C1' cells in the first nucleotide's frame, strides 16, 4: 500500500447476517435479607453518548461513506 476479522458495563461477551419492546447476560461492585462472623444463598440498585465523525430513513449497536485502534494475511 492493498484485504479480512474484532472494538457494546470495570472484566468476559450476547444483539449486527434480516434496522423496530426501554441496549442485555454472566462475573465483579453497591444496599438488604440469612449467618454467631464470613462464604454460599436470595433479594434489589448502581454502572453504556455500542471506538470516534459523518450519511440514508419515521426509526441505527444494525445498512453506507471516513477515520482510529488490535489482530491476522498478501504485496
Nucleotide at each position: 500500500c492493498g484485504g479480512g476479522c474484532c472494538g457494546u458495563a470495570g472484566c468476559u461477551c450476547a444483539g449486527u447476517c434480516a434496522g423496530g419492546u426501554u441496549a442485555g447476560a454472566g462475573c465483579g461492585c453497591c444496599g438488604g435479607g440469612u449467618u454467631g462472623u464470613g462464604g454460599u444463598c436470595c433479594c434489589g440498585g448502581a454502572g453504556g453518548u455500542c471506538g470516534g465523525g459523518g450519511g440514508u430513513u419515521c426509526a441505527a449497536a444494525u445498512c453506507c461513506c471516513c477515520u482510529c485502534g488490535g489482530u491476522c494475511c498478501g504485496c
This is a predicted structure of a 75-nucleotide RNA (transfer RNA) from a bacterium. It matches the Rfam family "tRNA". By type it is a transfer RNA. The coordinates come from a structure-prediction model, not an experiment, and the mean pLDDT is 81.